[in-house]
A computed fold for a 72-nucleotide RNA from Mesorhabditis belari, annotated as transfer RNA.
The sequence is in RNAcentral, with records from Rfam.
The organism belongs to Mesorhabditis, within Eukaryota.
Rfam family: tRNA. Its family is annotated with triplet codon-amino acid adaptor activity in the Gene Ontology.
RNA sequence: GUCGGUGUAGCUCAUUGGUAGAGCGUUCGUCCGGUAGGCGAGAGGUCACGGGUUCAAAUCCCGGCACCGACC
Numbered sequence: 001g002u003c004g005g006u007g008u009a010g011c012u013c014a015u016u017g018g019u020a021g022a023g024c025g026u027u028c029g030u031c032c033g034g035u036a037g038g039c040g041a042g043a044g045g046u047c048a049c050g051g052g053u054u055c056a057a058a059u060c061c062c063g064g065c066a067c068c069g070a071c072c
Base pairs, nucleotide, nucleotide: 001071002070003069004068005067006066007065010024011023012022013021018055026042027041028040029039030038031037049063050062051061052060
């Protein structure tokens, strides 16, 4: 340099046009002899960024950015 992939909660990842979720973590409550563990509830997101298409975009299109890989 060329090509491809990835970017969503604190972490690891789902969500292939119609209200953004799970596990772990975290907070509160509760059970318990219990700083462990079980159970219940909650908080936490401009779906990395800027545009476009659409009645409607995390999702489709374009651009540049970061990271990973292949080739050279």